The RNA shown here (Bacterial RNase P class A) has 419 nucleotides and comes from a Bacteroidota bacterium. The organism belongs to Bacteroidota, within Bacteria. The RNAcentral record of the sequence draws on ENA. The prediction has a mean pLDDT of 75. It matches the Rfam family "Bacterial RNase P class A". It is annotated as a ribozyme. Rfam links the family to the GO terms tRNA processing, ribonuclease P activity and dimeric ribonuclease P complex. Rfam's curators write: Ribonuclease P (RNase P) is a ubiquitous endoribonuclease, found in archaea, bacteria and eukarya as well as chloroplasts and mitochondria. A source record names the gene rnpB.
[in-house]
RNA sequence: AAUGCAGGUCGGGCAGCCGCGUGACGCCACAGGCGCCAUGAGGAAAGUCCGAACUCCGGAGAGCAGGGUGCCCCGUGAAAAACAGGGGUCUUCCGGACGUAAGUCCGGGAGAACGGAAAGUGUCACAGAAAACAAACCACCCCGAGCAACUCCGCGCAAGCGGAGAAGCGAAGGGAAAGGGUGAAAAGGCGAGGUAAGAGCUCACCGCCCGGGCAGUAAUGUCCGGGGCUCGACAAACCCCACCCGGAGCAAGACCAAAUAUGGGAGGAGAAGCUGCUCGCUUCAAUCUCCGCUUCUGGCGGAGAACACUCCCGGGUAGGUCGCUUGAGUCCGACGGCAACGUCGGACCCAGAGAAAUGGUUGCCUCUUCCGUCCAACGACGGAACAGACAGAAUUCGGCUUACAGACCUGCACUGCUU
Numbered sequence: 001a002a003u004g005c006a007g008g009u010c011g012g013g014c015a016g017c018c019g020c021g022u023g024a025c026g027c028c029a030c031a032g033g034c035g036c037c038a039u040g041a042g043g044a045a046a047g048u049c050c051g052a053a054c055u056c057c058g059g060a061g062a063g064c065a066g067g068g069u070g071c072c073c074c075g076u077g078a079a080a081a082a083c084a085g086g087g088g089u090c091u092u093c094c095g096g097a098c099g100u101a102a103g104u105c106c107g108g109g110a111g112a113a114c115g116g117a118a119a120g121u122g123u124c125a126c127a128g129a130a131a132a133c134a135a136a137c138c139a140c141c142c143c144g145a146g147c148a149a150c151u152c153c154g155c156g157c158a159a160g161c162g163g164a165g166a167a168g169c170g171a172a173g174g175g176a177a178a179g180g181g182u183g184a185a186a187a188g189g190c191g192a193g194g195u196a197a198g199a200g201c202u203c204a205c206c207g208c209c210c211g212g213g214c215a216g217u218a219a220u221g222u223c224c225g226g227g228g229c230u231c232g233a234c235a236a237a238c239c240c241c242a243c244c245c246g247g248a249g250c251a252a253g254a255c256c257a258a259a260u261a262u263g264g265g266a267g268g269a270g271a272a273g274c275u276g277c278u279c280g281c282u283u284c285a286a287u288c289u290c291c292g293c294u295u296c297u298g299g300c301g302g303a304g305a306a307c308a309c310u311c312c313c314g315g316g317u318a319g320g321u322c323g324c325u326u327g328a329g330u331c332c333g334a335c336g337g338c339a340a341c342g343u344c345g346g347a348c349c350c351a352g353a354g355a356a357a358u359g360g361u362u363g364c365c366u367c368u369u370c371c372g373u374c375c376a377a378c379g380a381c382g383g384a385a386c387a388g389a390c391a392g393a394a395u396u397c398g399g400c401u402u403a404c405a406g407a408c409c410u411g412c413a414c415u416g417c418u419u
Base pairs, nucleotide, nucleotide: 001415003413004412005411006410007409008408009407010406012365013364014363015362016361017360018359020040021039022038023037025035026034027033028032042390046401047400049399050398051397052396053395054249055248056247057246066245067244068243069242070241071087072086073085075083076082088114089112090111091110092109093108094107095106096105097104098103115240116239120238121237122234123233124232137180138179140175141174142173146169147168150165151164152163153162154161155160188206189205191203192202193201207229208227209226210225211224212223213222214221215220253322254321255320256319263313264312265311266310267309270284271283272282273281274280287305288304289303290302291301292300293299294298329348330347331346332345333344334343335342336341367388368385369384370383371382372381373380374379
């Protein structure tokens, strides 16, 4: 210096013009308009996976169903399927040691949702004989129906026939599971004995399982004894074990509240003018039913009813206001801590609207990409694209996950060059 991996920071800048949302102020001819000022997306605003704040609803207790979590210790944090530190086990890679080997041990890197597969159920593609109460394709072994090169003998002139022996081939049946082959995985490994061939059949070692002791806070480790060994993988398949768990979500919810319709209650005879009010006077009007009185086409009194009449109250809708953004806040510094993080001090206020604005354009600068020419290379010049990735707040916060052009920083690995 290049490349790769991991982690972190950033994710164009300045200016002009035009436009959009919100808020304050001012003016006007005020359901509004105009002017002016301020302010206006992200690191993920995303997925809505986990945890909370906040709000409403529900709640004797227990069980079932359903959901979640799952190596250990300590810590951080409001909490978490969140972080930090340390430790353990397993898998895998690299290096080394011992051993014939199987394997064991040591050092380092990476990874793990890391309780249980010896309670039960289920699944295991393709290939392969067989994929989990094992099985038998090739090859192996036993037995061996049968065939039989060839040799010898007898007969025959010969072809040949008969007899005896016989290497070899070998049906059916049986044994075995060591070898080959298949596969991600083949029923402990390895060496020896053993056997017809074989096999934990037997033995040593390794591994595994069971029990006990010891060490450790624990996960777990280690030692001793026992067992020929039964037990493949998968539980982010059902399931089992232990522990934990009310529901809905800002369209939560609170308040104000129209028209129309609806529910409840009261009223239904007076109204207008003279006159601002009371009294008084004048004019006009007074539904329906029933009863009584009066007496005649009318009047008086009483009771009841009534609608699409009047007033009041109530719930709900439209609409409005609040919730709403000052908060587990952001930035800087100091201190404590290995760290996660905490404490203190200072500064700051940073979209809150409603299906919802945050944009467009021009110029300059910077970065990037591509092409051409020159150059040994670094690079230089010219031209083109011209900020060009993922993306778009909707109550808020902490995480996780996913997407992302490009730039910068740190660490590690490897390569090249120089000293």